[in-house]
The prediction has a mean pLDDT of 76. A computed fold for a 78-nucleotide RNA from a Desulfobacteraceae bacterium, annotated as c-di-GMP-I-GGC riboswitch aptamer. Its Rfam family is "c-di-GMP-I-GGC riboswitch aptamer". Rfam links the family to the GO term cyclic-di-GMP binding. It was read from a public genome assembly, where an Rfam model found it.
RNA sequence: GAUGAAAAAGCCAAACCUGUUGCGAGGCAGGGACGGAAAGCCAUUGAGUCUCUUUCAGAGAUUGUCAGGUUGCCAAAA
Numbered sequence: 001g002a003u004g005a006a007a008a009a010g011c012c013a014a015a016c017c018u019g020u021u022g023c024g025a026g027g028c029a030g031g032g033a034c035g036g037a038a039a040g041c042c043a044u045u046g047a048g049u050c051u052c053u054u055u056c057a058g059a060g061a062u063u064g065u066c067a068g069g070u071u072g073c074c075a076a077a078a
Stems, first nucleotide, its partner, number of pairs: 003075002011036002016031006034064001040070003044067001046066002048062006
């Protein structure tokens, strides 16, 4: 040291189930692993998707849809 091919010390945890909370999308906790190299963090007068309402423009949800910002682990052949 490009990079993430192979690997993985450590980390996260989809669907589903249970409990709880919310009008809802969803959140949280436990179980559980489909996956992840930022699946860490930030909802950002960025895009998308979804919900609610007194409905057309407000209020919300989602970062495990993507982009952007920022910090960082491991490995590293040629």